[in-house]
Context: one part of a larger RNA
RNA sequence: CUCUCUCUAAGGAACUCUGCAAAAUAGCCCCGUAACUUCGGGAGAAGGGGUCCCGCACUAUCGUGACACUACGGUGAAAGCGAGAAGCGGGCACAGUAAAUUGGCUCUAGCGACUGUUUACCACAAUCACAGCUCUCUGCCAACCCGAAUAGGGGACGUAUAGGGAGUGACACCUGCCCGGUGCCGGAAGGUCAAGGGGAGCGGUUAACGCUGCGAACUGAAGCCCCGGUGAACGGCGGCGGUAACUAUAACCGUCCUAAGGUAGCGAAAUUCCUUGUCAGGUAAGUUCUGACCUGCACGAAUGGUGUAACGACUGGAGCGCUGUCUCGGAGAGAG
Numbered sequence: 001c002u003c004u005c006u007c008u009a010a011g012g013a014a015c016u017c018u019g020c021a022a023a024a025u026a027g028c029c030c031c032g033u034a035a036c037u038u039c040g041g042g043a044g045a046a047g048g049g050g051u052c053c054c055g056c057a058c059u060a061u062c063g064u065g066a067c068a069c070u071a072c073g074g075u076g077a078a079a080g081c082g083a084g085a086a087g088c089g090g091g092c093a094c095a096g097u098a099a100a101u102u103g104g105c106u107c108u109a110g111c112g113a114c115u116g117u118u119u120a121c122c123a124c125a126a127u128c129a130c131a132g133c134u135c136u137c138u139g140c141c142a143a144c145c146c147g148a149a150u151a152g153g154g155g156a157c158g159u160a161u162a163g164g165g166a167g168u169g170a171c172a173c174c175u176g177c178c179c180g181g182u183g184c185c186g187g188a189a190g191g192u193c194a195a196g197g198g199g200a201g202c203g204g205u206u207a208a209c210g211c212u213g214c215g216a217a218c219u220g221a222a223g224c225c226c227c228g229g230u231g232a233a234c235g236g237c238g239g240c241g242g243u244a245a246c247u248a249u250a251a252c253c254g255u256c257c258u259a260a261g262g263u264a265g266c267g268a269a270a271u272u273c274c275u276u277g278u279c280a281g282g283u284a285a286g287u288u289c290u291g292a293c294c295u296g297c298a299c300g301a302a303u304g305g306u307g308u309a310a311c312g313a314c315u316g317g318a319g320c321g322c323u324g325u326c327u328c329g330g331a332g333a334g335a336g
Stems, first nucleotide, its partner, number of pairs: 001336008010327002014325001019322001027051005036041001038170001052091005061083004067076003092096001104320007111312002116128001132168007144154003171307004176237003181234002183230005190225003196219002201214005238256005265299001266296001277293005
C1' cells in the first nucleotide's frame, strides 16, 4: 500500500448520478392500527408496552383418561400422563429474543393488473406470457400443420360451448368519423383474357389423289377491369380569411381542399422542439418532483383511450429513523 473486518468525539446525507455501501430494524406475547378498496384486502400498516432468575406453583385452568354413574344419547372424574398462565413477592446485571438466526418505515407519482417468463456468459424490465375481450377461418376424409407423396401422421379417437390463425391484455367506464387507396368478402350482366375448339381465306409441293405451312370471324376459365360490402382489416382522421358596445377571444360567417377532417377522455406527458413554458405546492435555495393551465413542434380510443384496490429485487420525487457516505480524518485486528 491492497483486501476482509472492529471501533470512532461533534454533526447526521452536508457524500453522490443515486443514501451506492454501511448502519439501523428484527423473534415471540399484549395493546393499537389511517386513506383507499374489487370488501378479500391495505396490515406485521403506522405506533406503543412486555421479555431473565427464584418463590407462591408437581398452583388456577385446559387436554387425555383408569374409574364411577347413566333415562345408553352421554355426564362426572382430586388415580395416572401431558400442556400450563395471569398476578403478587423476592433477586442480579449497563444490558434478559443478553450469543446466533432474525422486516427499517411512511407519503407521493409513472409503467405493467396480478403469480409467472427472458437475452446459458455485461440487460430480469415498463419485455414476453397471462386469465378476460374481439375479429376471422373450419360441417369433418374439417380448417391448419409435418411429409417427395393422390402414402401416412398430428389436429382428434375431438365435432362450432370444438379446433386453427390474428390482435388486444384483469377489472370499471368506454371504444367516435372515413370504404377514396390496399387487403378481404360478395356479384348468373358487360369489357379484357391463355391453351383448346373453329375454320373464311392465303401459300409450298404434286400429273393427280394427297401431304404440308400460315390463318380472320366466332367460341374459350380463373384473374384483372367493373359494381357493391367490410375498420377490435392495412390504414387515415385539413388550410386560409373575417366577426361581439374597452381590450382580448371568437359561439358565428365566408372560402379552398378531402374518402373523412380527431369525438369522449387525457395532455410540457416513458410523448413538449421552443423549455428551467406559466401559476401553485414542497425547500433558506428545486433544470428533478406533485397539482393545475392548454400555445398537443409531433396524445387519442383493442398498433386500444382514461381510471384503478392489490402486487413489483421495476423507474422518478419527498420525509422519519439510522449511520464513517460525507465535514475529515483517526485507532485497532487478520490476510497478501
Source information: The part of an RNA shown here (large-subunit ribosomal RNA, domain IV) has 336 nucleotides and comes from a Gemmatimonadota bacterium. Its mean pLDDT, the model's own confidence on a scale to 100, is 90. It matches the Rfam family "Bacterial large subunit ribosomal RNA". Rfam links the family to the GO terms ribosome and structural constituent of ribosome.